Description: Transfer RNA from Candidatus Zambryskibacteria bacterium RIFCSPHIGHO2_01_FULL_52_18, 77 nucleotides, folded computationally. The RNAcentral record of the sequence draws on ENA.
[in-house]
RNA sequence: CCGCCUGUAGCUCAGCUGGUUAGAGCAUCGAGCUUAUACCUCGAGGGUCCCACGUUCGAAUCGUGGCAGGCGGACAA
Numbered sequence: 001c002c003g004c005c006u007g008u009a010g011c012u013c014a015g016c017u018g019g020u021u022a023g024a025g026c027a028u029c030g031a032g033c034u035u036a037u038a039c040c041u042c043g044a045g046g047g048u049c050c051c052a053c054g055u056u057c058g059a060a061u062c063g064u065g066g067c068a069g070g071c072g073g074a075c076a077a
Base pairs, nucleotide, nucleotide: 001073002072003071004070005069006068007067010026011025012024013023019057028044029043030042031041032040050066051065052064053063054062
């Protein structure tokens, strides 16, 4: 320098043939249960979907550029 993949909640991820409200598990908090804790059950909070621009009536999803991480290749040594 070139190509490919990944980026979504505190963590691990799903959702990506554009449209119904952005979700799951774990974690956190509250309640129940218990003498108490744990387990278990119920509930709650938590998101500008990496950033910007564009396409579109409508973008997490498509396009372009950038940033970060990973893999491969080229050159050099």
Its Rfam family is "tRNA". It is annotated as a transfer RNA. The coordinates come from a structure-prediction model, not an experiment, and the mean pLDDT is 81.